[in-house]
Context: one part of a larger RNA
């Protein structure tokens, strides 16, 4: 693990892995709305201070999620995986913390604010048919586009012209962050002396200077072409807020004046967080009836390029001839996903690990791809193959190894139930919605826990012990066992008001009221020759029927078969088969 017989209570609880990663009818399993993107619903409810805007709000646009979760174990043997390190070879929506004055080239400008669409809606149509489409008519934005303003200083380059050749200089252009390329800085072995320029302090001074001392930048790492900064260009030009809510305040020169708070959403770069990709070292079952394997089609390196988020023969070109192997390469097998773990165990081991946690892989097979921060996604799309459904025959649709459920397969495995205004959490624009994640019941002798099926007394009988007694007769005390005798006490199994419990129920625990006298509220499963606890009982059978793991039993007195009685073992369980220790 399966199965046979049996089964009263309580708690707990695995469960279509093994065989077919075989096939699936039907239903559900992923959607989402705040004060805060978009409302003229010809929707609803009110109300009138409201000619942009009352509240609520289906639909639809927009945003986010749908890459998580759940399922399964087919593949897979240095692969996955585990431990240990690296990323100076990388990406990262979200979270959290920082960050954001430089946009223009033209002289009349929209910055109190620009442009054109489209859905829902209305209406007209097509098809046998689908979550199918077509034409017409409107109208929004944080959708899609376009695009200003405030505001300094400084520097660099070119340079008309001028010049006593030392210089001076009007003017013009450029200079935000990001991208790509090139380039520069990003320092430092030790000692002494001299010189030049500037500067600080002290001393001297004939105010002309002189002497002495000091100073003259540079973060971080074990390590960088690092951080950072400069220069020259580059860019099918990324960002630099034309958005929304609440609250309405302050200043006056009362003007459609100026200045304003707290948020929401969004954007750039840096960090952070959640992760992810790639790599280092070590470690894996059986097999030699697998000994050589690899390389004109990359095998092992070098150089250059491409590609990638990045490294790398990952790919291309050129060059070299390497690389692995009896310490088992390469090949084959595996009823092989890996690990944490489980069973057994003195120590050492052996076997198992589909299965609740972590990692991987996959969604009928195989390939390709879009979107996106993230997928080579399948409850996304496009092919092919296999299978399959509807059809008016023209066409159209599909993927349960999600939860239920069905067929098939088999020794082998449960309900087409209830619930998220209950628990745990997750997602979204979000306190509200959704969630077969998950929880709750149902089935359930997979395992596991506690533990009823009687207890007591009297009487009678049997048997010991002790005491008393003329040690014979007997008496008393107390004990054990037995009994178709008698007696009242106790109690839940079950039934059931109630409250509790629960999302609602059901169960449990609590509890009024019922509920035990042998003919019932009645315990089984295997055995009784040995191993191995327990019959030299009775009847039947007669080497037959049968039993028996093994040895053996049975041929007319069977301790072993079939039965009755009695006994033994375990007990709500016990037997059998198989696998393993």
């Nucleotide at each position: 693990u399966a199965u046979g017989c049996u089964u009263g209570u309580c708690u707990c609880a695995g469960a279509g892995a093994u065989u077919a990663a075989g096939c699936c009818a039907u239903g559900c399993a992923u959607g989402u709305g705040u004060c805060a993107g978009u409302a003229u619903a010809a929707g609803c409810c009110a109300u009138u201070u409201a000619u942009a805007c009352g509240g609520u709000g289906a639909a639809a646009c927009u945003g986010c999620g749908a890459a998580c979760g759940g399922c399964u174990c087919a593949u897979u043997a240095a692969a996955u995986c585990a431990g240990c390190a690296c990323u100076a070879a990388a990406u990262u929506a979200u979270u959290u913390g920082a960050u954001u004055g430089u946009u223009c080239u033209u002289u009349u400008u929209u910055a109190c604010a620009u442009g054109g669409a489209u859905a829902a809606c209305u209406g007209u149509c097509g098809u046998a048919a689908u979550u199918c489409g077509a034409g017409a008519g409107c109208u929004a934005a944080u959708a899609c586009a376009u695009g200003c303003g405030u505001u300094g200083a400084a520097g660099c380059a070119c340079g008309a012209c001028u010049u006593u050749c030392g210089g001076g200089a009007a003017g013009u252009g450029c200079u935000g962050u990001a991208u790509u390329u090139g380039u520069u800085a990003g320092a430092u072995c030790g000692a002494a002396a001299a010189c030049c320029a500037g500067u600080u302090g002290c001393g001297c001074u004939u105010c002309g200077g002189c002497g002495c001392a000091g100073u003259c930048g540079u973060g971080g790492u074990g390590a960088a072409u690092c951080a950072u900064a400069g220069c020259a260009a580059c860019u099918u030009g990324a960002c630099g807020g034309a958005u929304c809510g609440c609250g309405u305040g302050c200043c006056c020169u009362u003007g459609c004046g100026g200045c304003g708070g707290c948020g929401a959403c969004g954007a750039u770069u840096c960090a952070u967080u959640c992760a992810u990709g790639g790599u280092u070292c070590u470690g894996c079952c059986c097999u030699a009836u697998c000994a050589a394997g690899u390389a004109a089609c990359g095998u092992u390196g070098u150089c250059a390029g491409g590609g990638u988020a990045u490294u790398g023969u990952c790919c291309u070109g050129a060059c070299a001839a390497g690389c692995u192997g009896g310490c088992g390469a390469c090949g084959g097998g595996u009823a092989a996903c890996g690990g944490a773990g489980a069973a057994u165990c003195a120590g050492g081991g052996u076997u198992c690990g589909a299965u609740c946690c972590c990692g991987g892989a996959g969604a009928g097979g195989c390939c390709g791809c879009c979107u996106g921060a993230g997928a080579g996604a399948c409850g996304g799309c496009g092919a092919c193959c296999a299978c399959u459904u509807c059809c008016a025959a023209g066409g159209a649709a599909g993927g349960c190894a999600g939860c239920a459920g069905g067929c098939g397969c088999g020794c082998a495995a449960a309900u087409u139930a209830c619930c998220c205004u209950a628990a745990u959490c997750c997602u979204a624009a979000u306190u509200c919605a959704g969630g077969g994640a998950g929880g709750u019941a149902g089935u359930g002798a997979c395992a596991a826990u506690a533990a009823a099926u009687a207890a007591c007394a009297a009487u009678g009988c049997u048997c010991g012990a002790c005491g008393c007694g003329u040690u014979c007769a007997g008496c008393g005390u107390g004990g054990a066992g037995c009994a178709a005798u008698u007696g009242g006490a106790a109690u839940g199994a079950g039934a059931a008001c109630g409250a509790u419990g629960u999302a609602a129920a059901g169960c449990c625990a609590c509890u009024a009221u019922c509920g035990a006298g042998u003919a019932g509220c009645a315990a089984a499963u295997g055995g009784a020759g040995g191993g191995c606890a327990a019959g030299u009982c009775u009847g039947g059978u007669g080497c037959c029927a049968g039993c028996a793991g093994c040895c053996g039993c049975g041929g007319u007195a069977a301790u072993u078969c079939c039965a009755g009685c009695u006994c033994c073992a375990u007990u709500a369980g016990c037997g059998u088969a198989u696998a393993c220790u």